[in-house]
The prediction has a mean pLDDT of 86.
The RNA shown here (small-subunit ribosomal RNA) has 1575 nucleotides and comes from a candidate division WOR-3 bacterium.
It was read from a public genome assembly.
Its Rfam family is "Bacterial small subunit ribosomal RNA". Gene Ontology terms of the family: structural constituent of ribosome and ribosome.
RNA sequence: AUUUUGAUGGAGGGUUUGAUCCUGGCUCAGGGCUAACGCUGGCGGCGUGUCUUAGCCAUGCAAGUCGUGCGGUCCUGAUGGGGGUUUCCUCAUCGGGAUAGCGGCGGACGGCGGAGUAACACGUGGCUAACCUGCCCCUGGGAGGGGGACAACCCGGGGAAACCCGGGCUAAUCCCCCGUACAGUCCCGGUGGGGCAUCCUGUCGGGAUGAAAGGGGGCCUCCCCCGCCUCUGGCGGGGUGCUCCCGCCCAGGGAGGGGGCCGCGUCCCAUCAGGUAGUUGGUGGGGUAAUGGCCCACCAAGCCUAUGACGGGUAGCCGGCGUGAGAGCGUGGCCGGCCCGAGGGGCACUGAGACACGGGCCCCACUCCUACGGGAGGCAGCAGGCUAGAAAUUUGGGCAAUGGGGGAAACCCUGACCCAGCGACGCCGCGUGGGGGAUGAAGCCCUUCGGGGUGUAAACCCCUGUCAGGGAGGACGAUGUCCCGACCGGCGAAUAGCCUGUCGGGAUGACGGUACUCCCAGAGGAAGCCCUGGCUAACCUCGUGCCAGCAGCCGCGGUAAUACGGGGAGGGCAAGCGUUGCCCGGAAUCACUGGGCUUAAAGGGGGUGUAGGCGGUCGGGUGUGUCGGGCGUGUAAUCCACCGGCUCAACCGGUGGGCUGCGUCCGAAACUACCCGGCUAGAGGGCGCCAGAGGGGAGCGGAACUCACGGUGUAGCGGUGAAAUGCGUGGAUAUCGUGGGGAACGCCAGUGGGGAAGCCGGCUCCCUGGGGCGACCCUGACGCUGAGGCCCGAAAGCUGGGGGAGCGAAGGGGAUUAGAUACCCCCGUAGUCCCAGCCGUAAACGAUGCGGGCUAGCCGUGGGUUCCCUUCGGGGAGUCCGUGGCGCAGGGAAACCGGUAAGCCCGCCGCCUGGGGAGUACGCCCGCAAGGGUGAAACUCAAAGGAAUUGACGGGGGGGCGCACAAGCGGUGGAGCGCGUGGUUCAAUUCGAUGCUAACCGAAGAACCUUACCCGGGCUUGACAUGCCGGUAGUACUCCCUCCGAAAGGAGGGAGGAUCUCCCUUUGGGAGAAGCCGGCACAGGUGCUGCACGGCUGUCGUCAGCUCGUGCCGUGAGGUGUUGGGUUAAGUCCCGCAACGAGCGCAACCCCUGCCCUUAGUUGCUACAGCGGCUACGUGCCGGCUGGGCACUCUAAGGGGACUGCCCCCGAUGAGGGGGAGGAAGGUGGGGAUGACGUCAAGUCCGUGUGGCCUUUAUGCCCGGGGCUACACACGCGCUACAAUGGGUGGGACAGAGGGAAGCGACCCCGCAAGGGGGAGCAAAUCCCUAAACCCACCCCCAGUUCGGAUCGGGGUCUGCAACUCGACCCCGUGAAGCCGGAAUCGCUAGUAAUCGCCGGUCAGCAAUACGGCGGUGAAUACGUUCCCGCCCCUUGUACACACCGCCCGUCACGCCAUGGGAGCCAGGGGCACCCGAAGCCCCGCAGAUGUGCGGGGUGAAGGUGAACCUGGUGACCGGGGCGAAGUCGUAACAAGGUAGCCGUACGGGAACGUGCGGCUGGAUCACCUCCUUU
Repeated sequence: AUUUUGAUGGAGGGUUUGAUCCUGGCUCAGGGCUAACGCUGGCGGCGUGUCUUAGCCAUGCAAGUCGUGCGGUCCUGAUGGGGGUUUCCUCAUCGGGAUAGCGGCGGACGGCGGAGUAACACGUGGCUAACCUGCCCCUGGGAGGGGGACAACCCGGGGAAACCCGGGCUAAUCCCCCGUACAGUCCCGGUGGGGCAUCCUGUCGGGAUGAAAGGGGGCCUCCCCCGCCUCUGGCGGGGUGCUCCCGCCCAGGGAGGGGGCCGCGUCCCAUCAGGUAGUUGGUGGGGUAAUGGCCCACCAAGCCUAUGACGGGUAGCCGGCGUGAGAGCGUGGCCGGCCCGAGGGGCACUGAGACACGGGCCCCACUCCUACGGGAGGCAGCAGGCUAGAAAUUUGGGCAAUGGGGGAAACCCUGACCCAGCGACGCCGCGUGGGGGAUGAAGCCCUUCGGGGUGUAAACCCCUGUCAGGGAGGACGAUGUCCCGACCGGCGAAUAGCCUGUCGGGAUGACGGUACUCCCAGAGGAAGCCCUGGCUAACCUCGUGCCAGCAGCCGCGGUAAUACGGGGAGGGCAAGCGUUGCCCGGAAUCACUGGGCUUAAAGGGGGUGUAGGCGGUCGGGUGUGUCGGGCGUGUAAUCCACCGGCUCAACCGGUGGGCUGCGUCCGAAACUACCCGGCUAGAGGGCGCCAGAGGGGAGCGGAACUCACGGUGUAGCGGUGAAAUGCGUGGAUAUCGUGGGGAACGCCAGUGGGGAAGCCGGCUCCCUGGGGCGACCCUGACGCUGAGGCCCGAAAGCUGGGGGAGCGAAGGGGAUUAGAUACCCCCGUAGUCCCAGCCGUAAACGAUGCGGGCUAGCCGUGGGUUCCCUUCGGGGAGUCCGUGGCGCAGGGAAACCGGUAAGCCCGCCGCCUGGGGAGUACGCCCGCAAGGGUGAAACUCAAAGGAAUUGACGGGGGGGCGCACAAGCGGUGGAGCGCGUGGUUCAAUUCGAUGCUAACCGAAGAACCUUACCCGGGCUUGACAUGCCGGUAGUACUCCCUCCGAAAGGAGGGAGGAUCUCCCUUUGGGAGAAGCCGGCACAGGUGCUGCACGGCUGUCGUCAGCUCGUGCCGUGAGGUGUUGGGUUAAGUCCCGCAACGAGCGCAACCCCUGCCCUUAGUUGCUACAGCGGCUACGUGCCGGCUGGGCACUCUAAGGGGACUGCCCCCGAUGAGGGGGAGGAAGGUGGGGAUGACGUCAAGUCCGUGUGGCCUUUAUGCCCGGGGCUACACACGCGCUACAAUGGGUGGGACAGAGGGAAGCGACCCCGCAAGGGGGAGCAAAUCCCUAAACCCACCCCCAGUUCGGAUCGGGGUCUGCAACUCGACCCCGUGAAGCCGGAAUCGCUAGUAAUCGCCGGUCAGCAAUACGGCGGUGAAUACGUUCCCGCCCCUUGUACACACCGCCCGUCACGCCAUGGGAGCCAGGGGCACCCGAAGCCCCGCAGAUGUGCGGGGUGAAGGUGAACCUGGUGACCGGGGCGAAGUCGUAACAAGGUAGCCGUACGGGAACGUGCGGCUGGAUCACCUCCUUU
């Protein structure tokens, strides 16, 4: 390196942004519950079941047993006697049964609970030489003699009861005494061994002291006694005899159990920092089984504590359990071990063992009984009840098994236990059927109406038979125990008896007729719950309309909601499914494994130094940590592996592993530690030299300022954006001189120096700290860091005393302003200064703790030093210390850092853990105060943040453009009128358009129509389309007539009168189509939604931009390209460049126009010839006609021409620019068409189309009339004017582009005119509509006019069915406002503005002054880009991103919530002092033969009183805080936020805030300086 086998093993997502990376919190997916709740629920197995009230309990049961310890009593059997005579009573003896009492053992176990306990309570490992131990086992020995009492019982008495008292009798395994006891215990003396101190242990001698209980069975073999007899003996009974069993006593040992002590481990709060009087120790005693201050007396004054004492809170601890990759974190329910508790509190007695759950005494609370005098009681045992609660079971069966107590045993007792019951509470298993079955029923849902889905799902066919149901059989658990019998063995004299074992027989099961097996029938009895926007698996429809609701987070709902509710469909799990709560995980989000602190939260303001932590080099030693091995322990269960038992599994059993720990012994010696000895590289000292605003004190100096005095001098000065307040003729300012005063030290001066930091700046002197460099010498690790402590610590501020020139919080005044508690100005007090003392904070910053080591370079600068060169000015090279810039590697989220690290490491300290609340409250400490230090919680939010990106924006910067400003010309805003709009009005004034980009806009024609609106009348398959069904020949269609009616429409009559296709075919008939009538589907809608859409359009903007591919850079958003230097109208082009290319835009290509050419020549033209006409007779006019022609003009088709091509200059030899030549024309010639990616949810559902919704005898359709034309007002766009550059009258001239047949209409006539009557010509280069300003002449004479024409009166004309509402035009009359327009505002840069008319569309006519075109006449001005507006590019700042019409702060007002203070009030807690003092215990005294009694003292629970403390609740009122769609005031902050902001402090102010002083850059901009990089 490869390979094989096995074991084991760690996933993230959503959410801050326009987007990105990071930080960071919230949240989700997983697993687990002693659970509960909602919906649902078939069966079984195994488990499990009051987490709240250690709250209270009715009832029953849960600890008794032994007659083989004792005396009685009762019942009963047998025998005998008596009475009585079937029954019965009684006595004696013997036997059986029962058992109140005495006595023994047990009630200290078992069972329950977790209140208390932070402790040697528990865990673990040890110690006890400081101890105990009933029953059990083993060993040795013993049990002799005597005495006594009290129950029961009897008698008497008290009490309601509970129960008690007196007297008398009595037994014992009851009690006591004596004896014995080698050993035991104690003491004294001698002597040996051992140990960690006290000591332990052996031995010898002496002294003292110290025991006992019997009961039962068998045998009478030996011994003894009694009775009888057949009497050396036999029989029967018995004993003090023998024997067995159970007990008893002493001593030793064991096993098991316990007591005590110690090491280590064991929660939170330091806002608990000091605690302690039996406290710490000693001596002597008491007490105990035993050490001990456990208790007492006396003596001493100690003892504990930041390695956290003391106090407070919380909590039974562990094996384990849950989770986790692990390390951990959480937890201690069931089971097992230990502890603690038994209504609350105290106490002892008994006992081997208790301070005793179902024992006792006392106090308290509560409940019950009572005759009121007194009594009784303790379920945290099993059931069960009440209460509490979201919440947890039967008043079950049985001792058959296991275990326990008693007993010799049988046996009794046992709510321990074994079972059963209830609850899906959990785990596990099973079922609710299986196969077939349609291009696929019905129903339901969706649909683009074609279809699709549910769905092989069902029906239907064929099967199967688990579970449940019925029936039959039927265990294991009993290999045990007991009884009977037999036998071997043991004890023994024994074939008694007893014990052990074996065999045979018998008895014994709550569960339970259960498990299990078989049989029977039939798919029959058995599916729900949650979810379907993303995370997260699963989508449609309807309803709803920010409502109702959902929501774990993000978020859904305001008319198309996959997010609400229903339905369908789908996804997931399944007898369950969801929800809620809690734990672990995810969270490396407290980081030991495994985090951070320049800017995100986080380095202490700085130093000194204590404890502590850490520590150079060499040698030796020890063996603390460390490492290896052995031994002990780490209970069982649990866990893991294997094997096994229930059909499987859950569950259970066996074997092994493991339990990561602790102890102990042996070993190792590198590292660590300790001890010893060296060393000099760390550190320090000595010597020499050096720099410096280092600190303290004293003295001195000049400039400026101000004041005073004096001189000169006169009308102002001062101040500002501009002013004013202020000062000044009582002489200021200015200026000169003299003097006084205080403060600060210009230039030098510098990213310069010094200092630990704060900070330090004129000069001199004195005192003094630190540092650097140089070469040697010395000490020999003496070091680093540093919790506390101590010291220093800008400015402001405080106290006392000085001082006070300038400046200057507060304050006054003047301005500004809507206001101006500000910014600006004039004054001005504290203060600023000094001395002494406080304060102790800051953006105290490099936002970067200190020390050490290591890791490329280059260039400055301050200080020292060495070497070289030197022209002696200096230059060069090296080195050490300091201070800067750039930069490699590396680091970083990035910005950036980069030997002065934020790189790579080591040591130590400080600090952080989401935002707000809040550096706030409370507590404590400090301070004279201001305040500082320490420093929370409730509540609330789904973020708050850092860096960078793209935009947008800036009262930021740079560059550039535009009729943007400026320059200029003419207007609008004023008047009258027209038109549009708002508003108002109205039955209706239809609707839309609303800054620029709506407003002569949709409207390029509203009297009816249009018309969408209003009123009224009518129609209902409809005015219009398609399909189907039925009917229809005098039908469709045409014409006429009558009635009602305003019409539409309704009702009726008459006449004419068809068409097409097919079949039969003789005229004709039949069928069908079309049409019509009736009906059904449907039509229709200018009804809604332009925020559902297509299409089209406006606007930025004809602006020069907008992008892509590949590459490169960046973690990424993104950048680069597209920036830069030039240039352009232009991202136009050139150059440069990590970019190279490309696309959409720009330009060009297209059209019109300007010059020329070619082609063509009628309707155009006429250089020609002729004719004609007219004539103002002119050299006239008319292309009118003929001929000729197309030259010219023109027409309309094609082409040429212009490209910075040429010259000069500028510029980089470039792009290009300036000038010039030529040219009709120049540098895109002029104009048009053409509108990139996109923006405004811009506009339009009323042009049309179109989804959805709504309407259907009406929101459709028809008709009459009205309205859209209203009118106190307001705005927009225009027209006409105000006049003489004009008006009027007359005469004269010249266009272009258009239009024309229901049309244009010449010309003639009529009319003043509009117009009328005729009417040629012309579908038009032919005819017609057809010019005005201008020119000429005359009048008007500055006047509300001969300007102006509104308004009104009258009369007409024309169109049209019809001019009343509501047409245009003509004539006559009338003659208004208006004399050039406030603030403000619009257009235009050349054939433009201005001015003049002409035409067109729409159209019957016209409200057209509009709109779209056309030509005529024809200017002025542009210095320039500072400013206004808009735009483009680069850059900068940003807290903006619906993007400055943004964001956002604080007071005030209202609602809700939690919270601090608060006169107090209430409750709880522990302690202190005093009073009182139960039971019990201890001590003393008296009495007593004993049991004991009486008295006193001490201690002692509860209670009482008092002063404090701690905790909680509550409280008028006070304070701030948080949250809450559209409240008030202002505008503080974010862009230089319009006064840069912020920090500390002080004062002031409705509020944000303002101002003073000092500080910071986390400030934009311009200039300058310095440094760096490049050349």